[in-house]
RNA sequence: GGUCCGGCCUCACGCAGCGGAACUGUUGUGAACCGGGUCAGGCCGGGAACGGAGCAGCCCUAAGCGGCAGCGUCCGGGUGCCGUGAUGGUUCGGGCCUCC
Numbered sequence: 001g002g003u004c005c006g007g008c009c010u011c012a013c014g015c016a017g018c019g020g021a022a023c024u025g026u027u028g029u030g031a032a033c034c035g036g037g038u039c040a041g042g043c044c045g046g047g048a049a050c051g052g053a054g055c056a057g058c059c060c061u062a063a064g065c066g067g068c069a070g071c072g073u074c075c076g077g078g079u080g081c082c083g084u085g086a087u088g089g090u091u092c093g094g095g096c097c098u099c100c
Stems, first nucleotide, its partner, number of pairs: 001097006007090003010086005015080002018076004023070007035060004043052003
């Protein structure tokens, strides 16, 4: 100096994992009026009995928003020393060959 093997690094693929999104389930919240129910008070009709419309309140719920869980989907990375590779790289280690 060359070559082979290994280590390390780089790149690629796969796997796993993390974060986010979507979807599903569950739960909470959620409408002054332009959702529903019940409608105190008050108002209207009535001689009265009653009836009517109906605000607040309460209940239910829609869109939306939040928590938890699941998932075979999608996106992302200075995640991993997990696997397999490469025309790779390396002042790392070893074997062999050659030259001085």

Predicted 3D model of a 100-nucleotide RNA (Bacterial small signal recognition particle RNA) from a Planctomycetota bacterium.
Its Rfam family is "Bacterial small signal recognition particle RNA". Rfam's curators write: The signal recognition particle (SRP) is a universally conserved ribonucleoprotein involved in the co-translational targeting of proteins to membranes. Its Rfam clan is "SRP clan".
The model forms 93% of the base pairs in the Rfam consensus.
The sequence was found by an Rfam model in a public genome assembly.